Context: one part of a larger RNA
RNA sequence: GAGUAUGCGAAAAGACAAGUGAGAAUCUUGUCCGCCGAAAAUCUAAGGGAUCCUGGGGAAGGCUCGUCCGCCCAGGGUAAGUCGGGACCUAAGCCGAGGCCGAAAGGCGUAGGUGAUGGACAACUGGUUGAGAUUCCAGUACCACCGAGAAGCGAUUGAGUAAUGGGGCGACACAGAAGGAUAGGUUAAGCGUGCCGUUGGUCGAGCACGCCCAAGCGAGUAGGAGGUAGGGUAGGCAAAUCCGCCCUGCGUAACUCUGAGACGUGAUGGGGAGCGAAAUAAAGUAGCGAAGUAACCGACUCCAGGCUGUCAAGAAAAGCCUCUAGCGAGCGACUGGGUGCCCGUACCGCAAACCGACACAGGUAGAUGGGGUGAGAAACCUAAGGCGCGC
Numbered sequence: 001g002a003g004u005a006u007g008c009g010a011a012a013a014g015a016c017a018a019g020u021g022a023g024a025a026u027c028u029u030g031u032c033c034g035c036c037g038a039a040a041a042u043c044u045a046a047g048g049g050a051u052c053c054u055g056g057g058g059a060a061g062g063c064u065c066g067u068c069c070g071c072c073c074a075g076g077g078u079a080a081g082u083c084g085g086g087a088c089c090u091a092a093g094c095c096g097a098g099g100c101c102g103a104a105a106g107g108c109g110u111a112g113g114u115g116a117u118g119g120a121c122a123a124c125u126g127g128u129u130g131a132g133a134u135u136c137c138a139g140u141a142c143c144a145c146c147g148a149g150a151a152g153c154g155a156u157u158g159a160g161u162a163a164u165g166g167g168g169c170g171a172c173a174c175a176g177a178a179g180g181a182u183a184g185g186u187u188a189a190g191c192g193u194g195c196c197g198u199u200g201g202u203c204g205a206g207c208a209c210g211c212c213c214a215a216g217c218g219a220g221u222a223g224g225a226g227g228u229a230g231g232g233u234a235g236g237c238a239a240a241u242c243c244g245c246c247c248u249g250c251g252u253a254a255c256u257c258u259g260a261g262a263c264g265u266g267a268u269g270g271g272g273a274g275c276g277a278a279a280u281a282a283a284g285u286a287g288c289g290a291a292g293u294a295a296c297c298g299a300c301u302c303c304a305g306g307c308u309g310u311c312a313a314g315a316a317a318a319g320c321c322u323c324u325a326g327c328g329a330g331c332g333a334c335u336g337g338g339u340g341c342c343c344g345u346a347c348c349g350c351a352a353a354c355c356g357a358c359a360c361a362g363g364u365a366g367a368u369g370g371g372g373u374g375a376g377a378a379a380c381c382u383a384a385g386g387c388g389c390g391c
Base pairs, nucleotide, nucleotide: 014032015031016030017029018028019027033388034387035386036385041368042367043366047348048347050078051346052076053075054074055073056072057071061069062068081142082141083344084343085342086341088119089118093114094113095112099108100107101106123140124139125138126137127136143340144339145338146337148335149334152331153330160327161326165323166322167321168320169319173310174309175308176307179303180302181301184297185296186295187294188293190211191210192209193208194207195206196204212270213269216265217264218263223258224257225256226255227250228249229248230247231246232245233244235243236242274288275287311314354363355362370382371381372380373379
């Protein structure tokens, strides 16, 4: 400058008590009150990059204060065969041997490579820390490979393996409808645990709370799809028993493939309302642990890349299956043993930690999203959970 800007950034709201402390409207704890609740809750992508946790601090940052903090100092914290990415695949795009073009620089582009926002691919439940968990621990699994044992099979009468090759699947739009399930929810006079009234009234059909659990494995359902067997064959750049095409037999039911869920097992396990110590610097901690049913409602999730309809006709490659060319002397159900690399993993994530010069009323992809009224994810109230917006 100036007692100037009549500044303090959402009108969701605080009050009291106790504690700590030199100091408290502002920190901690408790009891009330208020606000959000398709969010102002939870998970997670991007982005950020230590902000996470613990101990300490009080100069600056914090629009006041401050004993407090996303601030300062120190120490600690992120554990994976299965999650995400790589050791697999390809799309747009990019790079690009040769090649074409161009004063030069360089541009385009074949083969090829690279490149997820897509395809393929083996783990679930519970517990635990001050801070990590599908990563640690417990239990129960699965995948690939290695070597051991081994029923059985085979050695030119060829077991097995198998393409950088052929074929099939992979493989896809939009709209609509119905069915079967499950998640979830509601109710209960059923089951379990706890409780019993200061009243006009309470041992009652009383009140409160709870009434579950995965992957995997077994068998295979509602449902969905497909004809099947034999013969021929000039097409699939060679071959083929595969695919395609042609003929014949039998057939609309069997059969094959697929397929949620339920059921059984997993589970003599876990979790569980509640009960609840001892000790001490360290408690609702350690420990113990009941019931576990029925009816109804019911998804935008699963069966399902299903079905029906429509025209604008809706990725690719790997992989998988099959076929031979080729290779070829061992292969091998099953059992038990072993091995399993690199990177990410803390924390924020509709926000005070990202993008906005700020602890900014703005912006920010996806998933979950309970209850009452309701057509509803509207609106109002509310649960879990989170907040009262730093004068």